[in-house]
Molecule: transfer RNA
Organism: Nanobdellota archaeon
RNA sequence: GGGCUGGUGGUCUAGGGGUUAUGACGUCUGCCUUACACGCAGAAGGUCCCCGGUUCGAAUCCGGGCCAGCCCA
Numbered sequence: 001g002g003g004c005u006g007g008u009g010g011u012c013u014a015g016g017g018g019u020u021a022u023g024a025c026g027u028c029u030g031c032c033u034u035a036c037a038c039g040c041a042g043a044a045g046g047u048c049c050c051c052g053g054u055u056c057g058a059a060u061c062c063g064g065g066c067c068a069g070c071c072c073a
Stems, first nucleotide, its partner, number of pairs: 001072007010025003018056001027043005049065005
């Protein structure tokens, strides 16, 4: 330098045009306990990497960029 794949709450992850963006872990609150842990219930936390385009409508499709991984040279 070229090709492919990926980027989504603090972490990991599902979702590939519309209807509340999914779940787990973690955090917080309550219940339980003498207390802690476990368990149960609830809550907060996401401008879906950036810019532009297509579309009535984009996390999703297209173009460019940035970052990461793999392969080729």